[in-house]
């Protein structure tokens, strides 16, 4: 330099035919227990990497950029 994959909650990751985003763990509260852990229920937490474009509407499609990983030279 070229090619490919990826970037979504604090962490690990889903979400593919475009319609206002979820799970597990973690965190907070309540319940429960003589008490602790485990357990049950509820809750908080996200400008979906950034900037443009298309569209009534974009995490999703198109273009450019940044970063990470892999391959080739």
């Nucleotide at each position: 330099g070229c090619c490919g994959a990826g970037a979504u909650a604090g962490c690990u990751c889903a979400g593919u035919c475009g319609g206002u985003a979820g799970a597990g763990c973690g965190c907070g509260a309540a319940c429960a227990u003589g008490g602790u852990a485990a357990g049950u229920u509820c809750g908080a937490g996200g400008u979906c990497c950034c900037g443009g474009g298309u569209u009534c509407g974009a995490u999703u499609c198109c273009c450019g950029g940044u970063c990470u990983c892999g391959g080739c030279u």
The RNA shown here (transfer RNA) has 73 nucleotides and comes from Candidatus Beckwithbacteria bacterium GW2011_GWC1_49_16. RNAcentral holds the sequence, with entries from ENA. Model confidence (mean pLDDT): 83 of 100. Lineage of the source: Bacteria > Bacteria candidate phyla > Candidatus Beckwithiibacteriota.